[in-house]
Context: one part of a larger RNA
RNA sequence: GCCAACGACUCCAAGUAUUCAGUUCGUUUAAGGGGUUUUGCCCUGCAAACAUAGUGAAAGCGAGCGUUAAAAGCGCGAAAUAUUAAUUGAAUGCUUGGGACCCGAAGCCAAGCGAGCUUGCCAUGACCAGGAUGAAUCUGGCUGAAAAGCCAGAGGAGGUCCGAACCCGUGAGUCGUGCAAUACUCUGGGAUGAGUUGUGGUAAGGAGUGAAAAGCUAAUCGAGCUUGGUAAUAGCUGGUUCUCCCCGAAAUAGCUUUUGGGCUAGCGUUCGUGUAUUGUCUUCUGGGGGUAGAGCACUAGAUGGGACUACUUGGGUUUUGCCCGGUUUUCCCAACUAAACUCCGAAUACCAGAAGAAUUAAGCGAGCAGUCAGACUGUGGGGGCUAAGCUCCAUGGUCGAAAGGGAAACAGCCCUGACCUUCAUCUAAGGUCCCUAAAUUAAGUUAAGUAUUAUAAAGGAAGUAAGACUCCAUUGAUAGAUAGGAGGUUAGCUUAGAAGCAGCUAUCCUUUAAAAAGUGCGUAAUAGCUUACUAUCUAAGGGGUUUUGCGCCGAAAAUUUACGGGAUUAAACUUAAUACCGAAGAUAAGGAUUAUUCGUGUCUUUCUAUUGUUCAACACUAAUGAGUGAUGGAUAUUAGUUAGGCACGAAUAGUGGUAGGGGAGCGUCUCUAAUGCAUUGAAGCUUUGUUGUGAAGCAGGGUGGAGUUUUAGAGAGUGAGAAUGUUGGC
Numbered sequence: 001g002c003c004a005a006c007g008a009c010u011c012c013a014a015g016u017a018u019u020c021a022g023u024u025c026g027u028u029u030a031a032g033g034g035g036u037u038u039u040g041c042c043c044u045g046c047a048a049a050c051a052u053a054g055u056g057a058a059a060g061c062g063a064g065c066g067u068u069a070a071a072a073g074c075g076c077g078a079a080a081u082a083u084u085a086a087u088u089g090a091a092u093g094c095u096u097g098g099g100a101c102c103c104g105a106a107g108c109c110a111a112g113c114g115a116g117c118u119u120g121c122c123a124u125g126a127c128c129a130g131g132a133u134g135a136a137u138c139u140g141g142c143u144g145a146a147a148a149g150c151c152a153g154a155g156g157a158g159g160u161c162c163g164a165a166c167c168c169g170u171g172a173g174u175c176g177u178g179c180a181a182u183a184c185u186c187u188g189g190g191a192u193g194a195g196u197u198g199u200g201g202u203a204a205g206g207a208g209u210g211a212a213a214a215g216c217u218a219a220u221c222g223a224g225c226u227u228g229g230u231a232a233u234a235g236c237u238g239g240u241u242c243u244c245c246c247c248g249a250a251a252u253a254g255c256u257u258u259u260g261g262g263c264u265a266g267c268g269u270u271c272g273u274g275u276a277u278u279g280u281c282u283u284c285u286g287g288g289g290g291u292a293g294a295g296c297a298c299u300a301g302a303u304g305g306g307a308c309u310a311c312u313u314g315g316g317u318u319u320u321g322c323c324c325g326g327u328u329u330u331c332c333c334a335a336c337u338a339a340a341c342u343c344c345g346a347a348u349a350c351c352a353g354a355a356g357a358a359u360u361a362a363g364c365g366a367g368c369a370g371u372c373a374g375a376c377u378g379u380g381g382g383g384g385c386u387a388a389g390c391u392c393c394a395u396g397g398u399c400g401a402a403a404g405g406g407a408a409a410c411a412g413c414c415c416u417g418a419c420c421u422u423c424a425u426c427u428a429a430g431g432u433c434c435c436u437a438a439a440u441u442a443a444g445u446u447a448a449g450u451a452u453u454a455u456a457a458a459g460g461a462a463g464u465a466a467g468a469c470u471c472c473a474u475u476g477a478u479a480g481a482u483a484g485g486a487g488g489u490u491a492g493c494u495u496a497g498a499a500g501c502a503g504c505u506a507u508c509c510u511u512u513a514a515a516a517a518g519u520g521c522g523u524a525a526u527a528g529c530u531u532a533c534u535a536u537c538u539a540a541g542g543g544g545u546u547u548u549g550c551g552c553c554g555a556a557a558a559u560u561u562a563c564g565g566g567a568u569u570a571a572a573c574u575u576a577a578u579a580c581c582g583a584a585g586a587u588a589a590g591g592a593u594u595a596u597u598c599g600u601g602u603c604u605u606u607c608u609a610u611u612g613u614u615c616a617a618c619a620c621u622a623a624u625g626a627g628u629g630a631u632g633g634a635u636a637u638u639a640g641u642u643a644g645g646c647a648c649g650a651a652u653a654g655u656g657g658u659a660g661g662g663g664a665g666c667g668u669c670u671c672u673a674a675u676g677c678a679u680u681g682a683a684g685c686u687u688u689g690u691u692g693u694g695a696a697g698c699a700g701g702g703u704g705g706a707g708u709u710u711u712a713g714a715g716a717g718u719g720a721g722a723a724u725g726u727u728g729g730c
Base pairs, nucleotide, nucleotide: 001730002729003728004727005726006725011098012097013096014095015094016093017092018091019090020089021088022087023086024085026050027049028048032044033043034042035041036040054061055060064076065075066074067073101239102238104236108229109228110227111226112225113224119203120202121201122200123199124198125197126196127195128193130162131161132160133158137154138153139152140151141150142149143148166190167189168188171186172185173184174183205221207217208216209215242665243664244663245662246661247660252265253264254263255262256261266371267370268368269367270366271365272364273363278361280357281356282355283354284353285352286351287350293344294342295341299338300337301336303334304333305332306331307330310327311326312325314324315323316322317321374399375398376397377396378395379394380393381392382391383390404415405414406413419591420590421589422588424587425586426585430581431580432579433566434565435564439578440577441576442575443574444573445572451568452567459553460552463550464549465548466547467546468545469544470543471542472541480537481536482535483534484533486510487509488508491505492504493503516531520529521528592655593654594653595652596651597650598649599648600647601646602645603644604643607640608639609638611636612635613634614633615632616631618629619628620627621626666719668716669715670714671713672712673711674710676708677707684703685702686701687700688699689698690697691696
């Protein structure tokens, strides 16, 4: 890992709601007792419970009671109306208490077991190659008055030195499913000491021991291990087993030692009640508002100009003054800004009323929930950087709980809401060259592979297309070609120089068709080239400003070129037109199912009437056999009718779905009653066919070798794929 088996909402008590059943001029018995066919049942047992009356804290009073001095009152009742109601039991849903759906802690406490590991201590033993250093002390000699000093020798001290055994474990490597749950190799520390070690003993769980690291106390230590309390507790994680049908949420508010938990409300479902101008939508009418916008009339801010008030260190001047300037006060004009400004002021939204449309969708009561982490997107905003797949509100949508088509792929975007079947039709969004279903036409634009699916600015440019305005032009424009482009003069100043052309000032006159006291290059300065300007040649358009469309540059990113790809000059873009493709949408045909309504049939039931039968008492006739009439009861029949059930048919509307609510079923095991089957082969296993919407059922074959089906009920150890599930197998 796979397979098989096992594996989780139970049981008891109390309460509550619904359904069904029993009883009712109340209902039920509990313990106990008795009986019996004995773990089952029957009979007793009026103790007790609920109900029958409420009210008050209570004494108590009582259809009233309490409040109060008393109620004019108030609170809860009675009466009346209404849906009668009560009680007991069973089933089902839920609540509470219990292990309480199952598995899961770390922990807490108690009683025991541990010092054969390790820590300390005690007792008794054992061990430490070799080498080095050379303390005290002693002896001898010398010096000295002595104390003492010096020299030599002897000596052999030391938590001394080097270094084996022994003890340790510094650094590195190896190992790291190891040789090993701490090792191996090299290297390293101590190695006569606070040394190492054998044996025996001793101290323990809030306790020991500790040269102290919260170390060690049997591979376990910030409180050992074992068992018990114990199914500790877990607002936490995981798991929670058959089918079909109907409906279908929430991720919000308030409170919470509360924020990943709860409670109440909101939103769901089921039952009952409820059918009214209740709810929804549209239109109209009437409302209040102070948002968007706008505005400056207030408040606040901010700009320019003018006038005015007061002061004035400044400047000028014609100086007792005036002008300019500065500061300041108020006003006027012009143009502005505002979430906490408003002289104004929408659209929506909201409230009320009326009409209309489709309709029961509203409300109320009761049972049962789930939800309280929301996400993105459009719009209006706050925070942030008018950042975020950011965060917080409001208001729509989608996802959540929604599949299908489109967007290459893509919960939240666009289209559209899947009951089932069909190799049918029409469309939506989006598309129609190929991948890939489906396309053409017309008129333009783009030349950048721009573009064909998001994405870019300021700024720049004889890109190109279409306009608008304007100027010049056969009295010849613009471009081009040829020629001229002069003189006073090297203008004056400055300067070493300055001659059109470093700089400053001025910018005249003349000859001319025209020619600047000079447009640019150039020289040290000249020179030289060139331009303006003019003539001639040529011959038809040329120049400028501006608007718009599509393009260009600006333009750098990390795996791989990158419109999804191929590719495309349209298969790009703009405008217009007509086709087609395209979904689980709509339609067509068939089928299933739910709800409502209607019809038919049938059954039960209420009431009325008809026709019988029978009984009772009464009246009449008759007279003791009886008959007739009307009344009442019971029962049957027929017809209509009330209510309900079932079956069939039709019509209409539905049938996505998580949490969750409701309904109907399938299957397993056991029991009760009835009924069958079975050695002419039960169950089980296996295979084939078939039926049912499904859980599943049935039939045939094989195997197997002794039990078992069906119907009606009852009861559960009743359904597995997940729980790092448990056990077994491989």